A computed fold for a 75-nucleotide RNA from a mouse gut metagenome, annotated as c-di-GMP-I riboswitch aptamer. The prediction has a mean pLDDT of 91. The sequence is in RNAcentral, with records from MGnify. Of the family's consensus pairs, 100% are formed in the model.
RNA sequence: GCAAACCAUGGGAAACUAUGGGACGCAAAGCCACGGGGGCUAAGGCGCGCAGGCGCUAUGCCAGCCCGGCCGCCG
Numbered sequence: 001g002c003a004a005a006c007c008a009u010g011g012g013a014a015a016c017u018a019u020g021g022g023a024c025g026c027a028a029a030g031c032c033a034c035g036g037g038g039g040c041u042a043a044g045g046c047g048c049g050c051a052g053g054c055g056c057u058a059u060g061c062c063a064g065c066c067c068g069g070c071c072g073c074c075g
Base pairs, nucleotide, nucleotide: 001026002025006021007020008019009018010017011016024064030070031069032068035067036066037065038062039061040060044057045056046055047054048053
């Protein structure tokens, strides 16, 4: 310096996210999802079912999951 969980308000179908409060932790817990892997969600689409629903799927999401790239602090 940043800010987890949690709380409030908002956005979103959801995952999740923004702002405020709050600190679990973090030399990169800074940035990059149009570098790679992994994970989450399933609106829409496809299939199944009489139906309730179920399964698959990312164009959605996670950088505080890992590798990687760029900038940065100390020695």